[in-house]
RNA sequence: GCCACUUUAGCUCAGUUGGUAGAGCGGCUCACUCGUAAUGAGCAGGUCAACGGUUCGAGUCCGUUAAGUGGCU
Numbered sequence: 001g002c003c004a005c006u007u008u009a010g011c012u013c014a015g016u017u018g019g020u021a022g023a024g025c026g027g028c029u030c031a032c033u034c035g036u037a038a039u040g041a042g043c044a045g046g047u048c049a050a051c052g053g054u055u056c057g058a059g060u061c062c063g064u065u066a067a068g069u070g071g072c073u
Base pairs, nucleotide, nucleotide: 001072002071003070004069005068006067007066010025011024012023013022019056027043028042029041030040031039049065050064051063052062053061
C1' cells in the first nucleotide's frame, strides 16, 4: 500500500424482511434471613463509532471517515 471482517448498556453479545432497541453477567432498591451468601421481585443504565445520503420511516440499505482484528504484498 491492497483486500476482508468488526464497532449496539459498565462487560460479553443478540437484533430475522427497514416499522416501539433487547438478553446474560454486573450495578441499585425491596422481600426473605439473627446477619451474610444464595434465591425471588423490581428499577436504573443507549448520540446503535462519527458524518452525510436514500426512504413516510434506518441499528439494519448506500457513501466517506475513524478505531480494531485478520490476510496479502
Annotation:
RNAcentral holds the sequence, with entries from ENA. The RNA shown here (transfer RNA) has 73 nucleotides and comes from a Bacillota bacterium. The prediction has a mean pLDDT of 82.